This is a predicted structure of a 73-nucleotide RNA (transfer RNA) from a Clostridiales bacterium. Its Rfam family is "tRNA". The family's RNA type in Rfam is transfer RNA. Gene Ontology term of the family: triplet codon-amino acid adaptor activity. The sequence was found in a public genome assembly.
RNA sequence: GCUGAUAUAGCACAGUCGGUAGUGCACCGCCUUGGUAAGGCGGAGGUCACCGGUUCAAGUCCGGUUAUCAGCU
Numbered sequence: 001g002c003u004g005a006u007a008u009a010g011c012a013c014a015g016u017c018g019g020u021a022g023u024g025c026a027c028c029g030c031c032u033u034g035g036u037a038a039g040g041c042g043g044a045g046g047u048c049a050c051c052g053g054u055u056c057a058a059g060u061c062c063g064g065u066u067a068u069c070a071g072c073u
Base pairs, nucleotide, nucleotide: 001072002071003070004069005068006067007066010025011024012023013022019056027043028042029041030040031039049065050064051063052062053061
C1' cells in the first nucleotide's frame, strides 16, 4: 500500500424483510433471612464509533473517515 471483518448500556453480546433499541452480568431500591449468600419484584443507565446520502421512517441500505483485529504484498 491492498483486501476482509468488527464498532450497539460499565462489561460480554443480540437486534430477522428498514417501522417503539434489547438480553445476561454488574449497579440502585424493595421483598424474603436472625444476618449474609442465593432467589423474587421493580428501576436507572444509549450521540447504535464519526461525517454525509437515500427514505415518510436508518442500529439496519449507500459513500467517506477513524479505531481495532486478521490476511496479502